[in-house]
């Protein structure tokens, strides 16, 4: 060079065409609680790599594009 997989909140992950203005776990930030911390119990914070396309409808099919891993002379 060519082929294949992968990308979603700080981190790890569910969503595989409308129930999704995208849900859990942790983490972080308030108030509770506790003499204090820890634990715990409610709440907030915060995400679909970018750019087109298809479609009434897109995180989802599709194309390129960037990164990221594995193959293969």
């Nucleotide at each position: 060079g060519c082929c294949c997989c992968c990308a979603u909140c700080g981190u790890c992950u569910a969503g595989u065409g409308g129930c999704c203005u995208a849900g859990g776990a942790c983490a972080c930030c308030g108030c509770c609680c506790u003499u204090u911390c820890a634990c715990g119990g409610c709440g907030g914070c915060g995400g679909c790599a970018c750019c087109g396309g298809u479609u009434c409808g897109a995180a989802u099919c599709c194309g390129g594009u960037u990164g990221g891993g594995g193959g293969u002379a």